Predicted 3D model of a 315-nucleotide RNA (Archaeal signal recognition particle RNA) from an Archaeoglobaceae archaeon.
It was read from a public genome assembly, where an Rfam model found it.
The coordinates come from a structure-prediction model, not an experiment, and the mean pLDDT is 75.
Its Rfam family is "Archaeal signal recognition particle RNA". The family is grouped with related families in Rfam's "SRP clan". The literature on the family includes a 2002 paper in Nucleic Acids Res by Regalia et al., "Prediction of signal recognition particle RNA genes". Gene Ontology terms of the family: SRP-dependent cotranslational protein targeting to membrane, signal sequence recognition and signal recognition particle, plasma membrane targeting.
Lineage of the source: Archaea > Methanobacteriati > Methanobacteriota > Archaeoglobi > Archaeoglobaceae.
[in-house]
Order: sequence, then C1' cells, then structure tokens
RNA sequence: UGGUGGGCUAGCCCGGGUGGUUCGGCGUCACCUGUAACCCGAAAUCGUCGAUAGGCGGGGGGCGAAGCCGAAGGAAGCACCAUGCGUGCUGGUGGUAAAGGGAUGCACCAUAACGAUGAUUUCCCGUCCUGCAGGAUCAGCGGUUACGGAGAGGCUAUCCGUAGGGAUUGUUUCUCCGUAUUUGCCGUGGGAACCGGUCCAGGCCCGGAAGGGAGCAGACCCACCACGGACGUCUGAUGCUUGCAGGGUAGCGGGAAAGAGGAGUGGUGCAUCUACUGCCCCUCCACGCUGGUGCAACCGGAGGCGUGCCCACCA
Repeated sequence: UGGUGGGCUAGCCCGGGUGGUUCGGCGUCACCUGUAACCCGAAAUCGUCGAUAGGCGGGGGGCGAAGCCGAAGGAAGCACCAUGCGUGCUGGUGGUAAAGGGAUGCACCAUAACGAUGAUUUCCCGUCCUGCAGGAUCAGCGGUUACGGAGAGGCUAUCCGUAGGGAUUGUUUCUCCGUAUUUGCCGUGGGAACCGGUCCAGGCCCGGAAGGGAGCAGACCCACCACGGACGUCUGAUGCUUGCAGGGUAGCGGGAAAGAGGAGUGGUGCAUCUACUGCCCCUCCACGCUGGUGCAACCGGAGGCGUGCCCACCA
C1' cells in the first nucleotide's frame, strides 16, 4: 500500500404524487400509485412551521461507509383546451352465458430412464403405534429381629455400718459374648469440654491402717460423621434393549412367489372441481373517443457528492 474478516460511528432509509385547504409549506381529509419495509398520541371553530417552510410529540427497526441526488428515454393516471367525431351496447361498477385458463382422475397414442443380474404385481417380516412381561444403565433411598448369659450405670423401695460404703428387690439404659433370625454387609479416615461406656497415672477426699470413693489428663470401645465398595421382594428416569399379543401399512429395508413390461414427459378425448379471464345478457352510474398542452406515481440510471475510525490475519 492492497486484500479478507470482525467491531464502531458519521450518514442514510422506513415512500411518492394530484386535489382540497392555506398568504405559503407539510399534516390529519379525498383520490392515484410504489415497496420486503414502522408503531403509539393529538389535529378542520384544526396541528406544526416560514422560501434555510416538505409536518409536531414519543418510541422503535434496517443498511452501515454505506448510501444520497439525478439527465436522456418510457409511462399507469390526472387537469385544461378544441370552430374535431359521436350521444350510441361509447365508457365504467357489480354479476355472469358460451368459451377459455388452471387443478385432479380415467382412457388411448407417441417417446422413454430402467428391466431375465428379473418390470408391473401379490404375500410375509422389520421399521411405526398400543398393551403386557422383563433386562441393562444412571440417580435417589435404605441399614433386621428375638432370646439367654456376664458386667456396669441411673431411678424406686427396704435393711445394715462410726466414715468411705455394703446387701436384697423392681424397672430401665449401655457394653461384651453366645444361639438363632433377616435381602439387610465390608473397608478407610475422623470421632463428643458437659448431658456415652471400660481402664483410670498423677493429684484430691474418708480412714489409725487396710481398704474404699469421686474423678481430670490419656488410651481403648461406641453413638455419630465423611469417603469408597457391595447389596436391595424399595422408588424414579432413559435418542438403551428383549419377548409375546393385537393394530396399522404412504414410504424405506429384507425374504418368498410369478414371468414382460414400464417410472417420467408430451399430445388427444371424456368427467369433476375452480377464489382466474369473460365484447351475448342483466343491474346501476356516467358523457365517451380522438388530437393538443401541461403535471406525474412508477421503470430507467448518463453523471455528481461521499467513500471515515479501530482490531486481527494474509500478500
């Protein structure tokens, strides 16, 4: 410097025209016309602006350095003029006959992909749906019961001792062991200062002593917690999967039977439908046609203005 991609903003677009009204412009109003293309509010005793007028108030969308303006030429439609032609099935609104257009179906003809490595076709199965019964995976939830024995503690009652304390009894809690029962266990780590247990150093208390009592630290066990695993006559979930029965059949896949056509396209004819066209006809309204002068939606696009900032990558 150029290119590609992304992000910004400036800017632009979200319509235009004729009439009416106005001093004049735009708008609400009427009409014509265009687009993929705005919303809300008010406005004819009117709303808002001033030739720098091409709406006002509020809100939003799009394009994005895009875009905007715009000549020649064409042109729906509108206005005016004419000493032109006609006053009429001339023009228009609506509805429509015949007929046409469009869609579907059937038949025939032509052509023809494909076709004995098997066309059109028929049947069966799977895919699909329903019901029933399972499996797998994942998640959640869950942690049996009873009896006996031993030991200790709490509470109650009675009795004994000069103290610490001791004996019996009823009930209950906890720990350990054993037997059975239950689908209902295992491992690791932690684990209560007080309201769990066992053993309780030191120290403390009673005592003449012996001995005993309460009990801190600590150790062990345990309630409990966490993690992991296994388990489950438990619960739920799933683009997972199996079987049976029934249903359904346009397409796709597979199998069986049979043996020569035929998807599609084009043409003709018939039938049905149709929101389309429609000079006979009906209804209603109106002056219509031609020429000229101007305005003009829309098509078109000679040319003009503008073509900025940031980031990344490539050359």